This is a predicted structure of a 73-nucleotide RNA (transfer RNA) from a Mycobacteriales bacterium.
The RNAcentral record of the sequence draws on ENA.
Taxonomically the source falls in Mycobacteriales (Bacteria, Bacillati, Actinomycetota, Actinomycetes).
Rfam family: tRNA. Rfam describes the family as follows. Transfer RNA (tRNA) molecules are approximately 80 nucleotides in length.
RNA sequence: CCGCCUGUAGCUCAGUGGUGAGAGCGCCCGUCUGAUAAGCGGGAGAUCGAAGGUUCGAGUCCUUCCUGGCGGA
Numbered sequence: 001c002c003g004c005c006u007g008u009a010g011c012u013c014a015g016u017g018g019u020g021a022g023a024g025c026g027c028c029c030g031u032c033u034g035a036u037a038a039g040c041g042g043g044a045g046a047u048c049g050a051a052g053g054u055u056c057g058a059g060u061c062c063u064u065c066c067u068g069g070c071g072g073a
Stems, first nucleotide, its partner, number of pairs: 001072005007066001010025004018056001027043005049065005
């Protein structure tokens, strides 16, 4: 320099253009216990890497850039 992949909650990941963006773990509160853990109930937490574009409607499609990874020269 060229090609491909990746980016969504603190972490690991779902999410075929259409309801309010979810799950597990973690965190907080409650319950249970003599106490802790486990269990059970509830809660907070992501304007979806950035900026544009297409569309009635974009996490999802297109373009550019950025982060990380793989391959080639």